The RNA shown here (Bacterial RNase P class A) has 352 nucleotides and comes from Rudaea sp.
Rfam family: Bacterial RNase P class A. The family's RNA type in Rfam is ribozyme.
The sequence was found by an Rfam model in a public genome assembly.
The coordinates come from a structure-prediction model, not an experiment, and the mean pLDDT is 79.

RNA sequence: GGAGUCGGCCAGACAGUCGCGAGGUGCGCAAGCGCUUCGAGGAAAGUCCGGGCUCCACAGGGCAGGGUGCCAGGUAACGCCUGGGCGGCGUGAGCCGACGGAAAGUGCAACAGAAAGAUACCGCCGAUGGCCCGCAAGGGAUCAGGCAAGGGUGAAAUGGUGCGGUAAGAGCGCACCGCGUGCGGGGACAACGCCGCACGGCAUGGCAAACCCCACCCGGAGCAAGACCAAAUAGGGGAGCAUUGGCGUGGCCCGCGCUGCUCCCGGGUAGGUUGCUCGAGCCUGGCGGCGACGCCAGGCCUAGAGGAAUGACUGUCCACGACAGAACCCGGCUUACCGGCCGACUCUUUCU
Numbered sequence: 001g002g003a004g005u006c007g008g009c010c011a012g013a014c015a016g017u018c019g020c021g022a023g024g025u026g027c028g029c030a031a032g033c034g035c036u037u038c039g040a041g042g043a044a045a046g047u048c049c050g051g052g053c054u055c056c057a058c059a060g061g062g063c064a065g066g067g068u069g070c071c072a073g074g075u076a077a078c079g080c081c082u083g084g085g086c087g088g089c090g091u092g093a094g095c096c097g098a099c100g101g102a103a104a105g106u107g108c109a110a111c112a113g114a115a116a117g118a119u120a121c122c123g124c125c126g127a128u129g130g131c132c133c134g135c136a137a138g139g140g141a142u143c144a145g146g147c148a149a150g151g152g153u154g155a156a157a158u159g160g161u162g163c164g165g166u167a168a169g170a171g172c173g174c175a176c177c178g179c180g181u182g183c184g185g186g187g188a189c190a191a192c193g194c195c196g197c198a199c200g201g202c203a204u205g206g207c208a209a210a211c212c213c214c215a216c217c218c219g220g221a222g223c224a225a226g227a228c229c230a231a232a233u234a235g236g237g238g239a240g241c242a243u244u245g246g247c248g249u250g251g252c253c254c255g256c257g258c259u260g261c262u263c264c265c266g267g268g269u270a271g272g273u274u275g276c277u278c279g280a281g282c283c284u285g286g287c288g289g290c291g292a293c294g295c296c297a298g299g300c301c302u303a304g305a306g307g308a309a310u311g312a313c314u315g316u317c318c319a320c321g322a323c324a325g326a327a328c329c330c331g332g333c334u335u336a337c338c339g340g341c342c343g344a345c346u347c348u349u350u351c352u
Base pairs, nucleotide, nucleotide: 001348002347003346004345005344006343007342008341009340010339012317013316014315015314016313017312018311020039021038022037023036024035025034026033027032041323045334046333048332049331050330051329052328053222054221055220056219065218066217067216068215069214070084071083072082073081074080085099086097087096088095089094100213101212105211106210107207108206121151122150123147124146125145128144129143131140132139133138159177160176161175162174163173164172178202179200180199181198182197183196184195185194187192226274227273228272229271236265237264238263239262240261241260245259246258247257248256249255281300282299283298284297285296286295287294288293318321
C1' cells in the first nucleotide's frame, strides 16, 4: 500500500426571520397576547416474541391447542443476550447452526436408477441339482440358483485398508483404523472432551421448521384497557300529596294495575376529565464479573397530541445530505438506509 473481519458512533452544519404544539409565568372579564423553556428515531417501521399496567376469569388436576428444545449464566421476562461445547464454512480475523428422539408407530423422497428398504440393469459365479459332450477322469453352456466385490444412476445405495476365505463373494472370519454401547480413571458446575478396559461386526440407511414421542413453558382480552364527572330527551326505583277524578278488570262494590302533581335516588348515552409519561429511565465515575450484566456514589428531567405540533423561507459553507414521523410504556428480534468517523484484529504485496 491492497483486501477483509468484528465492535462502537454520527445521520448536513451555522446564523437570521416567520409559524406550529406543550409546560411554566405575567396581563386580561373573556377571547387572547407577551416572556421563557422544551419539542421524533436508530430504526419512531413490521407488530414477530417477551414483560409492565388495566379489566375479566380462576380450588386442584387433566384433555385440546400453541410454543420452546446442547450446557451454564444474565434478565422483570423472552423465541433475546453472554460465555462455553459440538457440527459446518473460511488461509485467517471470524461467521453460520430449532443442535432432544429415526431401536414406538405412521408417512415422505422430484429426476435418474434394477432398487430409496429390502432391489439386481450391466457384471461375477454356477460349488449343489438338472442339461450337453466324453467309456472315464473331466470339460462346456448357464436352466434353477447364488453374490452384492466391480461398473452404472442419484443429494443419498449402509464404514475404510489389508490378509484369510469362497464356486463367486460378503464383517463371512481376523488385524489395524473408524463408529457405537457400557464400566472405570482423572479434567469441567455442566454440555463435552481425554485416557484405559470390556463388549457389539456395525443391515437398526435418510427426513421430526412431516405427523408423532419425550421434557419444559403458556388463562383471556387489550389504553377503543380501565377510572371519574355528567346533560337534554326517553325510561326505571322510592317517598309524599291527590285518591272527590279518568281508563282497564268486573254485572256491581271492595281490591288490584295504569294514569296526575311535587321531591329524592341511581344507571346508561352525548360531552368533558383522567389513564399520559419519573421510567426494569439517561449521563459520568468507581467496584465485582472473561462477558451479558450487577452493585454503589454523584448529576439530569429528555415529546405527550386527540384531526392529531415538530414546518417554511433567506444567507454562508461542505464531503451536497439516505431510510424514514411518536400515539400507554419498556426489553428484544427483524426489515429499510446517501455516506462518513473511531477502535481492535486478520490475510497479503513491496521497501528498510